A computed fold for a 124-nucleotide RNA from Gaiella occulta, annotated as SAM riboswitch aptamer (S box leader). Its mean pLDDT, the model's own confidence on a scale to 100, is 79. The organism belongs to Gaiella, within Bacteria. It matches the Rfam family "SAM riboswitch aptamer (S box leader)". Rfam describes the family as follows. The SAM riboswitch is found upstream of a number of genes which code for proteins involved in methionine or cysteine biosynthesis in Gram-positive bacteria.
RNA sequence: UAGCCAUCGCGAGCGGUAGAGGGACCUGGCCCGACGACACCGCCGCAACCGGGACGACCGUCCGUCAGGUGCGAACUCCAGCCGCGAGCCGUCCGACCCGGGGCGGCAGACGGGAAGAUGGCGA
Repeated sequence: UAGCCAUCGCGAGCGGUAGAGGGACCUGGCCCGACGACACCGCCGCAACCGGGACGACCGUCCGUCAGGUGCGAACUCCAGCCGCGAGCCGUCCGACCCGGGGCGGCAGACGGGAAGAUGGCGA
C1' cells in the first nucleotide's frame, strides 16, 4: 500500500501569515468567503478510534486526556444523483351518482439499503 472491520444527525475557537476562492471527484442544488473564507503556523478546545483507568465473560457502559498516537473544531459525509418501498399528486378509462370505488400509465416526500468519501484500528 491492496484489503478487512468499525464509526460518521452530538461536540469543539482565538491570534498570526497570506490573499480568492472554497464546501473530496462529476452533475444538479444550496451554502461559506475582502466583516478575509480555503490553506499553513502557534496556542486553545472537542472526544471519533487506538492507547490509560473502572465495571465487565463477550457485547457494552463510564471516567479522564497534552501522561501518549492520530484525528477533528460551518451547515446530517451540506442535500441529492444507484436500488427498494411508497405518503401524496397528475393523466386516462370504467362504474356509481344522496356521492366516491377500481384498472392502467407517470411524478414522487419521508424512510431503508447501497456506491463513493473521511477518520481510526488491523494490515499479507